[in-house]
RNA sequence: GCGGAGGGAGAGGAGGUCGCGGGCGGUCGCCCACGGGCGGGUCGUCCGAGGAAAGUCCGGGCUCCACAGGGCACGGCGCCGGGUACCGCCCGGGCGUCGCGAGGCGACGGAAAGUGCCACAGAGAGCAGACCGCCGAUGGCGAGCUCCGGCUCGCACAGGCACGGGUGAAAGGGUGGGGUAAGAGCCCACCGCGUCGGCUGGUAACAGCGACGGCACGGCAAACCCCGUCGGGAGCAAGGCCAAGCAGGGGCGAGUGGCGGCCCGCCACGCUCGAGCCCCGGGUAGGCCGCAGGAGGCGUCGGGAGACCGGCGUCCCAGAUAGAUGACCUCGCGGAUCUCCGCUCCUAGGAGCGUGAGCGUCCGUUACAGAACCCGGCUUACCUUCCUCCGCCGUU
RNA sequence: GCCACCGUAGCUCAGCGGUAGAGCACUCGAUUCGUAAUCGAGCGGUCGUCGGUUCAAUUCCGACCGGUGGCU
Numbered sequence: 001g002c003g004g005a006g007g008g009a010g011a012g013g014a015g016g017u018c019g020c021g022g023g024c025g026g027u028c029g030c031c032c033a034c035g036g037g038c039g040g041g042u043c044g045u046c047c048g049a050g051g052a053a054a055g056u057c058c059g060g061g062c063u064c065c066a067c068a069g070g071g072c073a074c075g076g077c078g079c080c081g082g083g084u085a086c087c088g089c090c091c092g093g094g095c096g097u098c099g100c101g102a103g104g105c106g107a108c109g110g111a112a113a114g115u116g117c118c119a120c121a122g123a124g125a126g127c128a129g130a131c132c133g134c135c136g137a138u139g140g141c142g143a144g145c146u147c148c149g150g151c152u153c154g155c156a157c158a159g160g161c162a163c164g165g166g167u168g169a170a171a172g173g174g175u176g177g178g179g180u181a182a183g184a185g186c187c188c189a190c191c192g193c194g195u196c197g198g199c200u201g202g203u204a205a206c207a208g209c210g211a212c213g214g215c216a217c218g219g220c221a222a223a224c225c226c227c228g229u230c231g232g233g234a235g236c237a238a239g240g241c242c243a244a245g246c247a248g249g250g251g252c253g254a255g256u257g258g259c260g261g262c263c264c265g266c267c268a269c270g271c272u273c274g275a276g277c278c279c280c281g282g283g284u285a286g287g288c289c290g291c292a293g294g295a296g297g298c299g300u301c302g303g304g305a306g307a308c309c310g311g312c313g314u315c316c317c318a319g320a321u322a323g324a325u326g327a328c329c330u331c332g333c334g335g336a337u338c339u340c341c342g343c344u345c346c347u348a349g350g351a352g353c354g355u356g357a358g359c360g361u362c363c364g365u366u367a368c369a370g371a372a373c374c375c376g377g378c379u380u381a382c383c384u385u386c387c388u389c390c391g392c393c394g395u396u
Numbered sequence: 397g398c399c400a401c402c403g404u405a406g407c408u409c410a411g412c413g414g415u416a417g418a419g420c421a422c423u424c425g426a427u428u429c430g431u432a433a434u435c436g437a438g439c440g441g442u443c444g445u446c447g448g449u450u451c452a453a454u455u456c457c458g459a460c461c462g463g464u465g466g467c468u
Base pairs, nucleotide, nucleotide: 001392002391003390004389005388006387007386008385010383013331014330015329016328017327018326020048021047022046023045024044025043026042027041028039029038030037031036050368054379055378057377058376059375060374061373062235063234064233065232069264070263071262072261074231075230076229077228078227079093080092081091082090083089094108095106096105097104098103109226110225114224115223116220117219118218131165132164133161134160135159138158139157140155141154142153143152144151145150173191174190175189176188177187178186192215193213194212195211196210198209199208200207201206239289240288241287242286248280249279250278251277252276255269256268257267258266296315297314298313299312300311301310302309303308332365333364334363335362336361337360338358339357340356341354342353343352344351345350346349397467398466399465400464401463402462403461406420407419408418409417414451422438423437424436425435426434444460445459446458447457448456
């Protein structure tokens, strides 16, 4: 100098005035069945948005429906071990891949169970194929020679080949050697691949070694599918209580609802004195609980490689319901600019630098964004900065 | 707040692995005395955006952005 990883933080400093939401206490007012209750009257005091409150993408608590039952379907997930209330999250490891490296990334089961797809190009695209090309061993044709047994040369008709070229994302192992008419796992060595109830290490994924097999297995499962595993459904507008108000009429009707995929099963209501559904008409637009003590925060000690777990101490930390956090001032801080000071450079009156000075001027004091039943994660958005560890290159 | 769905030419919609189409609109031509209708030809796409899987993505998967509808 260029990079890599992790963390912390703060989510922006201090004070004041006014304002807003909530808890508690006093006081005042009203009501009362005299226990108390209510109030957007008033006074005091305390508290008052986030790391993502967001997206609603996963998982759970909680609530209701059978104390949530069986099967099929459907959907999610997918190396191994661990953590956790749970997970598709996290930690550690394996393998693959990228990087010189520190390290990063990986939807990472199965393609020798089946089905399907592989456009165009190309000879051939799946148990394949011969366009260019190579060859002339074998057969054929022609010529020459002949000691009549054949030999040599040529052609490329039959034929042999798949080394090379070409097409393509992909062409039925790679490199080297032998071999051959030319070639080819045809043969050999190494690498790769496969098989093994082989050995060693490891909890395992897997790794190393060995033996055997000339090689038979192309790719796609974020295509259907197979295997393993998980999932009952709905969601705080869940659900419960209180208050206020209203008017019924008509039709269908034996099943309907819980159950918003289907079947079984269970429960509830009902079967002409009528459950439920549809249509017309009428009323309401209020309050309370759920709902803020929780898988909670902070500190410390201990266990663990880590995620995380345990003990002790301490704290109480938003709760609105059209939805509360804001405005202003002072100091401080940051940035830009101006003047001065100091230093360096040179083309000599400019340029650059600074833990520099100033009661100079201006701007800013924040980005992303804002609770609405709660929690654990993931993802996305975003300003500025600090700390720790590590790698590579250059110089001394 | 919760749930479901959609985004392809100017508009309304097809297409759901293999060079993206239809109707209307627009432009030009034919027809007509002229216009409409009709006929013929043409123009026009970041397939909402960004990543991933695949040889190949509008299509499959994920994350964002925008819009629509339902539930008291």
Predicted 3D model of RNase P RNA and transfer RNA as a complex of 468 nucleotides. It holds a member of the Rfam family "Bacterial RNase P class A". Rfam classes the family as a ribozyme. Rfam links the family to the GO terms tRNA processing, dimeric ribonuclease P complex and ribonuclease P activity. The coordinates come from a structure-prediction model, not an experiment, and the mean pLDDT is 77.